Predicted 3D model of a 1731-nucleotide part of an RNA (large-subunit ribosomal RNA, half A) from a Clostridiaceae bacterium. It was read from a public genome assembly. Its mean pLDDT, the model's own confidence on a scale to 100, is 83. The source organism's lineage runs through Bacteria, Bacillota, Clostridia, Eubacteriales and Clostridiaceae.
Context: one part of a larger RNA
RNA sequence: AGCUAAUGGUGAAUGCCUUGGCACUGACAGCCGAAGAAGGACGUGUAAAGCUGCGAUAAGCUACGGGGAACUGCUAAAAAGUCUUGAUCCGUAGAAUUCCGAAUGGGGAAACCCUAUCAGAUUUAUCUCUGAUAACCCGUAACUGAAUACAUAAAGUUAUGAGGAGGAAAGCCUGUGAACUGAAACAUCUUAGUAACAGGACGAUGAGAAAAUAAACUAAUGAUUCCGAGAGUAGCGGCGAGCGAAAUUGGAGUAGCCUAAACCUUUUAUACGUGAUAGCCUGCGAGCGUUGUGUAAAAGGUGUUGUGGGACUUAUAUGAUAUAUUGCAGUAUAUCGAAAGAGUUACAAAAUUAUUUAAUAACUGAAUUCAACUGGGAAGUUGAGCCAUAGAGUGUGAUAGCCACUUAAGUGACAUUAAAUAACCUCUUAUAAGUAUCCCGAGUAAGGCGGGGCACGUGAAACCCUGUCUGAAUCCACCGGGACCAUCCGGUAAGGCUAAAUACUAGUCAGUGACCGAUAGUGAACGAGUACAGUGAUGGAAAGGUUAAAAGAACAGUGAGAAGCUGAGUGAAAUAGAUCCUGAAACCGUUAGCUUACAAUCAGUUAGAGCCCUAUUAAUAGGGUGAUAGCGUGCCUGUUGAAGAAUGAGCCGGCGAGUUAUCUUACGUUGCAAGGUUAAGGAGUUAAUAUCCGGAGCCACAGCGAAAGCGAGUUUGAAUAGAGCGACUAGUAACUUGAGAUAGACCCGAACCUUGGUGAUCUAACCAUGAUCAGGAUGAAGCGUAGGUAACACUACGUGGAGGUCCGAACCAACCGAUGUUGAAAAAUCGGUGGAUGAGUUGUGGUUAGGGGUGAAAUGCCAAUCGAACCAAGAGCUAGCUGGUUCUCCCCGAAAUGCGUUUAGGCACAGCGUCAGAAUUAUCUUACAGGAGGUAGAGCACUGGUUUUGUGCGGGUGACGAAAUGUUAUACCAAACAAUGUCAAACUCCGAAUGCCUGUAAUGUUUAUCUGGCAGUGAGACUAUGAGUGCUAAGAUCCAUGGUCAAAAGGGAAACAGCCCAAAACGCCAGUUAAGGUCCCAAAUAUAUACUAAGUGGUUAAGGAGGUAGAGUUACUGUGACAACCAGGAGGUUGGCUUAGAAGCAGCCAUCCCUUGAAAGAGUGCGUAAUAGCUCACUGGUCAAGCGACUCCGCGCCGAAAAUACACCGGGACUCAUGUAUAUAACCGAAACUGCGUCAUUAAGUUUACUUAAUGGGUAGGGGAGCGUUCUGUUGUAGGAUGAAGUCAGAUCGUAAGGACUGAUGGACGAAGCAGAAGUGAGAAUGUCGGCAUAAGUAGCGAAAACAUUGGUGAGAAUCCAAUGCACCGUAAACCUAAGGUUUCCCUCGGCAGGCUCGUCCGCGAGGGGUUAGUCGGAACCUAAGAUGAGGCCGAAAGGCGUAGUCGAUGGACAACAGGUUGACAUUCCUGUACUAUCUGAUAAUCGUUAUCAGAUGCGGAGGGACGCAGGAGGAUAAGCACGCAGCCGAAUGGAAGAGGCUGUUUAAGCGUGUAGCAAGUUUGAGUAGGAAAAUCCGCUCAAGCGUUAUAAAGUGAGGCGUUAUGAGGAGAGUCUACGGACUCGAAGGUGUUGAAUCCACACUGCCAAGAAAAUCUUCGCAAUCGAGAUUAUCCGGUAUCCGUACCGUAAACCGCCACAGGUAGGUUGGUAGAAUAUACUAAGGUGCGC
Repeated sequence: AGCUAAUGGUGAAUGCCUUGGCACUGACAGCCGAAGAAGGACGUGUAAAGCUGCGAUAAGCUACGGGGAACUGCUAAAAAGUCUUGAUCCGUAGAAUUCCGAAUGGGGAAACCCUAUCAGAUUUAUCUCUGAUAACCCGUAACUGAAUACAUAAAGUUAUGAGGAGGAAAGCCUGUGAACUGAAACAUCUUAGUAACAGGACGAUGAGAAAAUAAACUAAUGAUUCCGAGAGUAGCGGCGAGCGAAAUUGGAGUAGCCUAAACCUUUUAUACGUGAUAGCCUGCGAGCGUUGUGUAAAAGGUGUUGUGGGACUUAUAUGAUAUAUUGCAGUAUAUCGAAAGAGUUACAAAAUUAUUUAAUAACUGAAUUCAACUGGGAAGUUGAGCCAUAGAGUGUGAUAGCCACUUAAGUGACAUUAAAUAACCUCUUAUAAGUAUCCCGAGUAAGGCGGGGCACGUGAAACCCUGUCUGAAUCCACCGGGACCAUCCGGUAAGGCUAAAUACUAGUCAGUGACCGAUAGUGAACGAGUACAGUGAUGGAAAGGUUAAAAGAACAGUGAGAAGCUGAGUGAAAUAGAUCCUGAAACCGUUAGCUUACAAUCAGUUAGAGCCCUAUUAAUAGGGUGAUAGCGUGCCUGUUGAAGAAUGAGCCGGCGAGUUAUCUUACGUUGCAAGGUUAAGGAGUUAAUAUCCGGAGCCACAGCGAAAGCGAGUUUGAAUAGAGCGACUAGUAACUUGAGAUAGACCCGAACCUUGGUGAUCUAACCAUGAUCAGGAUGAAGCGUAGGUAACACUACGUGGAGGUCCGAACCAACCGAUGUUGAAAAAUCGGUGGAUGAGUUGUGGUUAGGGGUGAAAUGCCAAUCGAACCAAGAGCUAGCUGGUUCUCCCCGAAAUGCGUUUAGGCACAGCGUCAGAAUUAUCUUACAGGAGGUAGAGCACUGGUUUUGUGCGGGUGACGAAAUGUUAUACCAAACAAUGUCAAACUCCGAAUGCCUGUAAUGUUUAUCUGGCAGUGAGACUAUGAGUGCUAAGAUCCAUGGUCAAAAGGGAAACAGCCCAAAACGCCAGUUAAGGUCCCAAAUAUAUACUAAGUGGUUAAGGAGGUAGAGUUACUGUGACAACCAGGAGGUUGGCUUAGAAGCAGCCAUCCCUUGAAAGAGUGCGUAAUAGCUCACUGGUCAAGCGACUCCGCGCCGAAAAUACACCGGGACUCAUGUAUAUAACCGAAACUGCGUCAUUAAGUUUACUUAAUGGGUAGGGGAGCGUUCUGUUGUAGGAUGAAGUCAGAUCGUAAGGACUGAUGGACGAAGCAGAAGUGAGAAUGUCGGCAUAAGUAGCGAAAACAUUGGUGAGAAUCCAAUGCACCGUAAACCUAAGGUUUCCCUCGGCAGGCUCGUCCGCGAGGGGUUAGUCGGAACCUAAGAUGAGGCCGAAAGGCGUAGUCGAUGGACAACAGGUUGACAUUCCUGUACUAUCUGAUAAUCGUUAUCAGAUGCGGAGGGACGCAGGAGGAUAAGCACGCAGCCGAAUGGAAGAGGCUGUUUAAGCGUGUAGCAAGUUUGAGUAGGAAAAUCCGCUCAAGCGUUAUAAAGUGAGGCGUUAUGAGGAGAGUCUACGGACUCGAAGGUGUUGAAUCCACACUGCCAAGAAAAUCUUCGCAAUCGAGAUUAUCCGGUAUCCGUACCGUAAACCGCCACAGGUAGGUUGGUAGAAUAUACUAAGGUGCGC
């Protein structure tokens, strides 16, 4: 270290539980708000952080009712209280209800600030406090009141209104209105009038009482809405995708009305009008004179219809009283009465009372606390009782009808509310006839053009709406009936109201669930829309369980200890001990048994020694371990093909994917059957079920035809023919299963598109207002002087101080390099670098917004996001693409091909699979018989190519010729023919094998065919053969025909998908074989004959070779071959030519030259410059029998070079073999075949359980049969504290999924069987959530400015404190301060976490404390950019712009200084000395007192406030230094008494004085047309004085001096001390020098780019109101509001996720050296960077 067992930790699964959710049902309610809502902020308790309640009357107050004993919420323990004189608690009605919010007095950064008026409180008075009122718009009423006289509009003022405003889940109506998507692209179309935005209303909304629908010559229905059907029909439609009615019918529910007009009356205005007409109610008679008539408006009456109605005219009808100019008669009006009817939702409109019912609190309510047993506990078990209009449910120490709360059934309300009924009350009132006249809804209907809506996309397009242009009729009329016309029928537009049936549920009450049970169910069971993230819109978690009861562990020990641990104790149990029920796995330990230190590899399996042990079965049994041996390359996906070095997974646990609705289709099951069936709805019930009713409708029962139509037939046709399609029957409804369609449709996954919002705290640009740039250099213009010119010009010197000038810090930028790259840092550091008075940099406030902005332009930037930001929504977009898709067994089993495709990795049809059914012998194989054919081969007869020869047309060329259409020659080319030899995929005179077609026969559990359901496949690979392409290259590509793999294991080929053999149902330590083998590894062998010598075997070619075996042909050879040795190898001649030379041997020619000879080339090689020389051929001798050449063939040899030794037999090894060839006979060898046993499927047989036969590899896929999980019924079941579920373990059963049993743990549930319903099975999705590993005790511990020592504290000290020394910063790493933060500040205590170590310490935890203002900053003052904006203008809506006004600092205005003091604050407290505003009083002066109005308030005029940049000079001070002076030191002695050393040498505002300087005008008087009115003011004009030289006057003005100050402070000394400190005393205080960027002061000079506004302030008048006292000066004394104030602030407290090397505006910034804020060192002060 491994395996096993036991026992722990960690961790949280599982089981059980439920406070919380989810879905639905029945009732109720369906709005709240200026009488201040919804929602918040802040408060409120004895103590109080959160939730809850409440509101300064603050976990509550009052009254009434209920209730009846305890109570002060969650929330314990205390403290203090309340209560039978009725508390707490519950209900009803009241009171009170801070601030914000529509928010409404004004403002505003929501919860804050500031006012006015009236009234009150307080004060001498101001100040201050309390209450009420004060927004805008609209309606109504009144007043005021222009152009314009009366009047009126606008506008204003006042009063009045429970008016409006804002909020709320869904439902409703309306305006505007997408896109992704679908159409396999896309544009009409679709998505869809959807999402979204906006406006508005209601408890519902909307619609609604016909200018309706239908029908077809004859007659219907009768407002609207909703449900079922009609019907996926008629239609619409790139006639694509898709969209999609109506009539009618079955039901729910029912309800109808009012106006405009004509006509009458009254009133008002106006015109006419003066007495004529007409009129005054009528008649007669009389009379009238503001009458009357016309027009307009308002009100009242009348009137409301389509068989047209009404007005109008006529006629009839009603009791009493009164009135109407008069008499009579009539008539009209009013009131009263009677009768009938109606009503408070429409049609007119209020109120009250009573009763009943219901709601908002409640109450009564039967029967065991009986026994025994177990137990901690009884409700369990056993036994014995009781109640029940109550056996629903929950609780109680386990499971309770009789214990508790409840339940069935009954009862109940002071008060408030709702409904119904009744009473009271209120309202209304006729008929007929006539048709002369009048009325019956106008910029309307209709039409043209352009659109939209209707199912209907412009179509033949009716109908409805209207942007625009036209433009009728009035009943003898008009509209409609799907173009249009006629007839007919139906209706009466252009005004309005209207309940119910319908939709929805934020909310209240009651209930239900084959819904969830803490990764589920809401995001949220818990202080959840919380913590947390983001500038913001917005996004958004995790987290339940002790016990019956806290009985929550007294006490003791240990320990630094309220940590932890060990005892003790409680309890049934503490391995229930506080994140505590159960307590799995990963992961980490401890103990024991076996194994392991010569051993290689998916880690197992088979065999197996040794050691240890005992049981679910007791025995020839079993368990643990496993030396050694044989065989053996994970899983998934995806592929032709994966161990693959192709994908995915760190491990474990939980969660995680074919569902649901409707329709269609097929099979099955059930019911009924020529029929089947109901839908909505109704009844019914405890109920949402069942059941009954309901027959509308649907399917079937008849088809054919384009249709009319006919009909067991019909169509075609002239046909009675023929042919096509039909007829001789089975359907229908529901359910299960398979599949499809429409929906997100198996799950996860885009990049996009669109809509509405949120962002300019980053960054870009701009606007407003502020700030800022050490030091040095250069020396433009201008000017001066001199020279010079006629005058200029020009020159020199000086002065001067320009510049997108130069050098260079701060500051800004970012060119180079290095470092860094899991950083210190999501862009930096270090070292160099560029700009640095400008187009510079920067602060604060603001503007511009995504189809956009901004851009000195880079596609840059717009919050770490930019070729189109971010957030939410449409949305589950879509994805022909990738990935994933969860239990078992049985049967069968593919494809990678054809055709088409904007198609090629997709899809449709066909092919191939499967299941069911049907019918038939159709299929396959073999044999025989008969056929068609043009391949292989072969051939050259055709076509085309092609070799040689002969003859040779024709042509070329030469010669001859003057020329010829001549002649001739030809070793030139060559047709054709003949002979000869050949080639062909697109040649064939020929021509197989195989295959194909037909027939006959035989064999057989082969198959084929048809119909229907369901598929998958349409990437193929290698091998053999036949072809193409290619190089007769490819592990290439493309076809064809087989095979195998794919989807196939086994044996062989060492290993090796595709090759050879061979198809695995299971078991056997049986047998026989195949391929291939038989020396060892490693099962099995011998013999015989040869060959090979190369380890050939056990890699290869051309080519090469006296390797070797065999076969053959041929030459020479006893007349002596071959080889060897000895000898010769000559002469003409150096052949000729050529050549410098060429002599056998450079080259050319000749070479049968000739001679001698046994033989000897005008020479086979070597060699020389050329000769020479050596050889050979050839010849003789010696020797002695074979010796050469060539051909074929077996086996060998060379050719033969690669990268880590061997690495080209699998290794060892092998040589008469273990190689090779031939032959013979054996054997081995597989999951093949056989044998024995077993299982399953199919078929047959006999017969109901057997036999026989065949079959049983399998991916995609089809079919069949089962296992398990959760829930429901049976079920209040069996079982269960004598122990359920879950968990752990075991040697048990089954063919599998799985099932039992036993023990332990656990402590309350819970089966089986039979049925049913599904959120039903995980190992993979770079899945998801949680836990735990690994790397690893590894990297790192964040500036290399630096620490060390001693002492203290403490349990403990590198780290805390003190001291000492050292080091670092010192234009900061010091000090002040804005923003931002928000308690971090100070003290005490603590140390679990945070702190990159430690820690006694801290910016950490706990408790306590701390911020004091008339003068500082802000508000009560002002305005800029900009914002907002009464009225106003514009706009579909939302809203946009903008006047007056109101806000808005980064600017203007504005009054305090020094010292002291605390642990923490100070211009704030204290001391001292001041100033500002205002009030009372006092004193003084002036003005005024009823107006010729002192003064106040308001308003306006004028002045002023009031402004740039650069430059240089001057005067001052701040500050520093020196001297002087004072104190101390050397005096505790090495020396030093000085030009020694150290320290100090300081003082404000205010008041007074008015200096350096600045500054050419200033004063007075008069006039005046301008300043929108006025003016005594300003402006302008005139006159006078003074001044213009700088010393006038007045003004301005730093500083100085004096005073403040006999004060304060002060080195130091002394005393005391708890060592932190406290108290007392207290010297000197002069002069000189350097000198600012500060002040005088934007004062001056220069320049061009020409440089805010308003108020405070001064002055002038005007208007109305108030007004009797007022103003000014001095003094005493009062008054003076709100907010900020701690601390950090170049940083450990801000922005960067951090105690982060980054970023962050302004002010001060000493000394020495230096030009300097450079740089170096240093003072004060700070620090040493938390290993």